The RNA shown here (transfer RNA) has 73 nucleotides and comes from Ceratocystiopsis pallidobrunnea.
The coordinates come from a structure-prediction model, not an experiment, and the mean pLDDT is 82.
NCBI's taxonomy places the organism under Eukaryota, Fungi, leotiomyceta, sordariomyceta, Ceratocystiopsis.
Rfam family: tRNA. It is annotated as a transfer RNA.
RNA sequence: GCCUGGGAAGCUCAAUUGGUUGAGCGAGACACUGAAGCUGUCUAGGUUGUAAGUUCGAAUCUUACUCUGGGCA
Numbered sequence: 001g002c003c004u005g006g007g008a009a010g011c012u013c014a015a016u017u018g019g020u021u022g023a024g025c026g027a028g029a030c031a032c033u034g035a036a037g038c039u040g041u042c043u044a045g046g047u048u049g050u051a052a053g054u055u056c057g058a059a060u061c062u063u064a065c066u067c068u069g070g071g072c073a
Base pairs, nucleotide, nucleotide: 001072002071003070004069005068006067007066010025011024012023013022019056027043028042029041030040031039049065050064051063052062053061
C1' cells in the first nucleotide's frame, strides 16, 4: 500500500434486510437480615467511533476519515 471483520450504557453483546434503542453483568435505592451475603422490585446510565450524503424517517444504505483484529505484498 491492497483486501477483509469490528467500533453502540462502566464491561460483554442483542436490535428479525430503514420505523419507540435493549439484555446480562456492574452501579444506586427499597424490601428481606441482628448486620452482611443471597434473592426480589424499582431507578439511573447512549450525539450507536467522527464528518457528510440519500430518505418522511438511518445503529442499519452510500462516501471520506479515524481506532482496532485478521490476511496479502